A computed fold for a 350-nucleotide part of an RNA from Datura wrightii, annotated as small-subunit ribosomal RNA, central domain. The full RNA is in RNAcentral, with records from SILVA. Rfam family: Bacterial small subunit ribosomal RNA. Rfam links the family to the GO terms ribosome and structural constituent of ribosome.
[in-house]
Context: one part of a larger RNA
RNA sequence: UUGGGCGUAAAGCGUCUGUGGGUGGCAUUUUAAGUCCGUCGUCAAAUCCCAGGGCUCAACCCUGGACAGGCGGUGGAAACUACCAAGUUGGAGCAUGGUAGGGGCAGAGGGAAUUUUCGGUGAAGUGGUGAAAUGCGUAGAGAUCGGAAAGAACACCAACGGCGAAAGCACUCUACUGGGCCGACACUGACACUGAGAGAUGAAAGCUAGGGGAGCGAAUGGUAUUAGAUACCCUAGUAGUCCUAGCCGUAAAUGAUGGAUACUAGGCGCUGUGUGUAUCGACCCGUGCAGUGCUGUAGCUAACCCAUUAAGUAUCCCGCCUAGGGAGUACGUUCGCAAGAAUGAAACUC
Numbered sequence: 001u002u003g004g005g006c007g008u009a010a011a012g013c014g015u016c017u018g019u020g021g022g023u024g025g026c027a028u029u030u031u032a033a034g035u036c037c038g039u040c041g042u043c044a045a046a047u048c049c050c051a052g053g054g055c056u057c058a059a060c061c062c063u064g065g066a067c068a069g070g071c072g073g074u075g076g077a078a079a080c081u082a083c084c085a086a087g088u089u090g091g092a093g094c095a096u097g098g099u100a101g102g103g104g105c106a107g108a109g110g111g112a113a114u115u116u117u118c119g120g121u122g123a124a125g126u127g128g129u130g131a132a133a134u135g136c137g138u139a140g141a142g143a144u145c146g147g148a149a150a151g152a153a154c155a156c157c158a159a160c161g162g163c164g165a166a167a168g169c170a171c172u173c174u175a176c177u178g179g180g181c182c183g184a185c186a187c188u189g190a191c192a193c194u195g196a197g198a199g200a201u202g203a204a205a206g207c208u209a210g211g212g213g214a215g216c217g218a219a220u221g222g223u224a225u226u227a228g229a230u231a232c233c234c235u236a237g238u239a240g241u242c243c244u245a246g247c248c249g250u251a252a253a254u255g256a257u258g259g260a261u262a263c264u265a266g267g268c269g270c271u272g273u274g275u276g277u278a279u280c281g282a283c284c285c286g287u288g289c290a291g292u293g294c295u296g297u298a299g300c301u302a303a304c305c306c307a308u309u310a311a312g313u314a315u316c317c318c319g320c321c322u323a324g325g326g327a328g329u330a331c332g333u334u335c336g337c338a339a340g341a342a343u344g345a346a347a348c349u350c
Stems, first nucleotide, its partner, number of pairs: 003322004007304002012318001014201004021194003025088002028085001031082001033081002035077009049065006091191001092188002096183004103177002106174004110154001114150008125136002162169002206247006215241002220236003258317006266295011299306001324349002332343004
């Protein structure tokens, strides 16, 4: 390499859009490129294989044939793939009537708590811990009552629940806006799936500039603990956490499970939306589609487990793996302000 694989052993890009490419519903016609059948030519000889023969045998040599196929010409076949033409509606999409939602972005408003500050009351402690101390406090703290300000986050509802491609999204209201699902059937008529490169988006931390800074809090100071304590505990506390405009592009970015389509027992929930029976109506009892969970049969799996939301049975496309260490390192290149990111070896060793 062939092959075999990718939930946990090595291995699914963090996620999506989409170019080239690959693959592609149903039925009719054309062509004959692929495909199949026949025939002709050619693929030197030697070699290999088979049969026969010659050296006394053998090695060796001679004669004939064949296997395995390739390439080119020519005559046919037309099922499948492809091509041509004209169709079809089940895939896909547009339009239409509803509908759920923390989907996004912007603006406005709200209350609880915390801290600070001002004023009143008041008088010796408070805080913290396993125990203490540092700390705060007679310049009046802590406690309590009233006023003010600031920033950040939104208790209960809350769920095994919802939405989003993922990251993620939750106080309330408003404007703008994306997507989904369901129902009827009107329209287009395969317009589809995947997707190398490419583009977009991407938690936290970090970076640049300007704001902001209540609480928390890397670093750091101090008190403890300890043999030591560059820690765990305590008291302070800077960057940061927040906003605006850019950058970074990584996570155990996880369902450790790529996307699409079809098929393959059930049972029990929840969410959205139809519908049947029934009813004055709502329940109850059934049932369809879409999503989200639990349990479980066949099957699968090394086992654990998965099991119509598959890790089952199949097809298509992409990505990735190929013993451990060296190493996600070195070098080179691209990107970045930097931090670094991406790509990514070898010697050597076992």